[in-house]
RNAcentral holds the full RNA, with entries from Greengenes. Predicted 3D model of a 478-nucleotide part of an RNA (small-subunit ribosomal RNA, 3' major domain) from an uncultured bacterium. The coordinates come from a structure-prediction model, not an experiment, and the mean pLDDT is 83.
Context: one part of a larger RNA
RNA sequence: UGACGGGGGCCCGCACAAGCGGAGGAGCAUGUGGUUUAAUUCGAUGGUACGCGAGGAACCUUACCUGGGCUAGAAUGUGAGUGCCGUCCCCUGAAAGGGGGAUUCCCCGCAAGGGGCACAAAACAAGGUGCUGCAUGGCUGUCGUCAGCUCGUGCCGUGAGGUGUUGGGUUAAGUCCCGCAACGAGCGCAACCCCUAUCAUCAGUUGCCAUUCCCGCAAGGGAGGAACUCUGGUGAAACUGCCUGCGUAAGCAGUGAGGAAGGUGGGGAUGACGUCAAGUCAUCAUGGCCCUUACGCCCAGGGCUACACACGUGCUACAAUGGCCGGGACAAAGAGUCGCCACUGCGCGAGCAGGAGCUAAUCUCCUAAACCCGGUCUCAGUUCGGAUUGGAGUCUGCAACUCGACUCCAUGAAGGCGGAUUCGCUAGUAAUCGCAUAUCAGCAAUGAUGCGGUGAAUACGUUCCCGGGCCUUGUACA
Repeated sequence: UGACGGGGGCCCGCACAAGCGGAGGAGCAUGUGGUUUAAUUCGAUGGUACGCGAGGAACCUUACCUGGGCUAGAAUGUGAGUGCCGUCCCCUGAAAGGGGGAUUCCCCGCAAGGGGCACAAAACAAGGUGCUGCAUGGCUGUCGUCAGCUCGUGCCGUGAGGUGUUGGGUUAAGUCCCGCAACGAGCGCAACCCCUAUCAUCAGUUGCCAUUCCCGCAAGGGAGGAACUCUGGUGAAACUGCCUGCGUAAGCAGUGAGGAAGGUGGGGAUGACGUCAAGUCAUCAUGGCCCUUACGCCCAGGGCUACACACGUGCUACAAUGGCCGGGACAAAGAGUCGCCACUGCGCGAGCAGGAGCUAAUCUCCUAAACCCGGUCUCAGUUCGGAUUGGAGUCUGCAACUCGACUCCAUGAAGGCGGAUUCGCUAGUAAUCGCAUAUCAGCAAUGAUGCGGUGAAUACGUUCCCGGGCCUUGUACA
């Protein structure tokens, strides 16, 4: 100087407390461990691994296994030489591959020649998801969006170093004020950026319809309009600016005014010096090592989907604040031409057959659901719950046996609100309800990422648990 302390002081954070809803019990989905296996490819492992890499494992992917094949190779450059290439057919084979045949004899140019493509000797050169993340770059997690981390000059100290950065206040903040052998500065904080809440202005189609005319019961349509909503460009607005009280000041308090918004308005992006030899050689790049008729490459089938079990994360429930039936209402955001599919017909349905519009504020996905009204069930393993299983089908795709999703009929398991323990959340939040998208032929999505609808309770307080910041103290630790 740090680190540590079941030392002290001060202060924060859903850290506790106060509340609300969960997990831990059940069934299923998914990831992991373990076990099994020819293989169940690899990585991630306290917090900071475990719906993680994977934002799509039937083949492919695919790295694994079994078997069949290739050896200058599946891909790139140079390449003597040969020829087109291509298309079609036959044999063999699971395919890859191997063998054979037919046809045309590429383009420009009269030609010489040039160009594209294929095959190909020899070789230079390839290839490796093989190892090392403890050789590395890059990227990332974490402490932590915590308020810290440093430097120049000066001063103090023999020196390590200190001072500044400590102190008194204040703040979300090393934020600002005051004081001070310090005076300044940098990286962080804040602000500048984006979305959102109000208004003005400009613009007015594909969006809007107050006023006028026509049509229509109406929604709306046609004229027309530029008000309103909205869209999207520009700007205004919030700064403790004003008032009162307290205070030297910074600032704090106020059911103070004004205002759409008040003290960082709400949300996002943004992550200092560093820590964990943290993670990644399997995104990529790369040193070294290793393989080179194989640890490379092609193909078929299988596996990654196994299943006495254990754990994590979720979904659905156990019901009446509910289930079922009928009727009625209101979003936002996003996507679409190898696509979204109106509408019509058929089918109980998944869907199928026709078929209009739309490269989209125009057309479509698109009836949002919870909710409201009426009816029914009457507390039961039930009209709760839907696992499992049988049968019949639909769709995608070369192909759904291993191993897809969905539909219909039948079946109707566990489950009576869950031990110790444990998690999330402070407001348009939790809880609850549906919608969309990426990936994607299809889909194992209950996941992830967004969007809106309905919409709470509680916070006395900082003694205690956890993590962190500043000062101080002890130390046999560095």